[in-house]
Bacterial RNase P class A from Dialister sp., 346 nucleotides, folded computationally.
Taxonomically the source falls in Dialister (Bacteria, Bacillati, Bacillota, Veillonellales).
RNA sequence: CGAGCGGGAAAGAUGAUUGCGGGCCGCAAGGCGUGAGGAAAGUCCGAGCUUCGCAGGGCAGGAUGCCGGAUAACGUCCGGCGGGGGUGACCCUAGGGAAAGUGCCAUAGAAAAGGAAACCGCCAUGAAGAUGGUAAGGGUGGAAAGGUGCGGUAAGAGCGCACCAGCAGUCAGGAGACUGGCUGGCUUGGUAAACCCCAUCCGAAGCAAGACCGAAUAGGGAAGGGUUGAGGUUGCCCGCUGACCUUCCGGGUAGCGUCGCUUGAGCAGGGAAGCAAUUUUCUGCCUAGACAGAUAAUCAUCACCACGAAAGUGGGACAGAACUCGGCUUAUUGAACGCUCGCAGA
Numbered sequence: 001c002g003a004g005c006g007g008g009a010a011a012g013a014u015g016a017u018u019g020c021g022g023g024c025c026g027c028a029a030g031g032c033g034u035g036a037g038g039a040a041a042g043u044c045c046g047a048g049c050u051u052c053g054c055a056g057g058g059c060a061g062g063a064u065g066c067c068g069g070a071u072a073a074c075g076u077c078c079g080g081c082g083g084g085g086g087u088g089a090c091c092c093u094a095g096g097g098a099a100a101g102u103g104c105c106a107u108a109g110a111a112a113a114g115g116a117a118a119c120c121g122c123c124a125u126g127a128a129g130a131u132g133g134u135a136a137g138g139g140u141g142g143a144a145a146g147g148u149g150c151g152g153u154a155a156g157a158g159c160g161c162a163c164c165a166g167c168a169g170u171c172a173g174g175a176g177a178c179u180g181g182c183u184g185g186c187u188u189g190g191u192a193a194a195c196c197c198c199a200u201c202c203g204a205a206g207c208a209a210g211a212c213c214g215a216a217u218a219g220g221g222a223a224g225g226g227u228u229g230a231g232g233u234u235g236c237c238c239g240c241u242g243a244c245c246u247u248c249c250g251g252g253u254a255g256c257g258u259c260g261c262u263u264g265a266g267c268a269g270g271g272a273a274g275c276a277a278u279u280u281u282c283u284g285c286c287u288a289g290a291c292a293g294a295u296a297a298u299c300a301u302c303a304c305c306a307c308g309a310a311a312g313u314g315g316g317a318c319a320g321a322a323c324u325c326g327g328c329u330u331a332u333u334g335a336a337c338g339c340u341c342g343c344a345g346a
Base pairs, nucleotide, nucleotide: 001342002341003340004339005338006337010333012302013301014300015299016298017297018296020035021034023032024031025030037318041329042328044327045326046325047324048323049206050205051204052203061202062201063200064199065198066080067079068078069077070076081095082093083092084091085090096197097196101195102194103191104190105189119138120137121134122133123132124131125130146164147163148162149161150160151159165187167184168183169182170181171180172179173178210259211258212257213255220249221248222247223246224245225244231241232240233239266285267284268283269282270281271280272279273278304315305314306313307312
């Protein structure tokens, strides 16, 4: 210099003016202070909280699936193991069970799973047609019934032997996944993000959850009075009219209603334990809470980037909280750092 790999951080600063949402002060006018993110997003997992249900359990359904650890919990994270990829830094991995059972394995091929099958070939017999043996070789296929070699044989074959792969047993190491050795009989195709089996976990719905206050008016229930006249008609009487009146109880609705609502598995900085995730301890801090939804706009100076000789000009991504946390995933800007490989130079 070129090509890559990995983890982390940042997401302009200050001031002025105008404006908006909460908070505090003030009788008021107004003043003071405060006001988005690393993803606030997707709503994909896991929790808190709330209501319903609930003695407890089961079925169905769903999720997860190597080992150990972390955590409130997780499908997350950390450290490992096995497998795969890369020269490498490093990356990917749903990775239990296929000798419980069922299904599937297109086309091609003789045959796609019964330890089966004879298309060509090989061997034997036969004059020939053919019959029998044979899974070495050819051909088909993603995959052909362990692979390679030597022996063996009529030709062949784990038929025998050596090595390799696999399986079972056993010994050693390791906390474990697993790794290494020895022995054995010789071999049981693949597929479970196909059904299924095994193990573990999961009650449902969600802050528009839900709790409280609560009219007017209209219903409901109870008690008392009332056609032997309630109530109305001007306060009373007469007259007229003619069925309601009073009190209490309980539920629901409306509501610029109240709470839930932001102090929380919190944030920042040190120390200790641990490889790490993480845990623990000390000190300090309080950091949006709306309900149709504020968090904005303009200007100035400085910083950064690009262009330019300079003056200067231009630029700043993705995106906007709505009960709150822990994750995952996706979107996105420009830098810096560590590491790897190649080339060149000293």
The RNAcentral record of the sequence draws on ENA. The coordinates come from a structure-prediction model, not an experiment, and the mean pLDDT is 78. The model forms 93% of the base pairs in the Rfam consensus.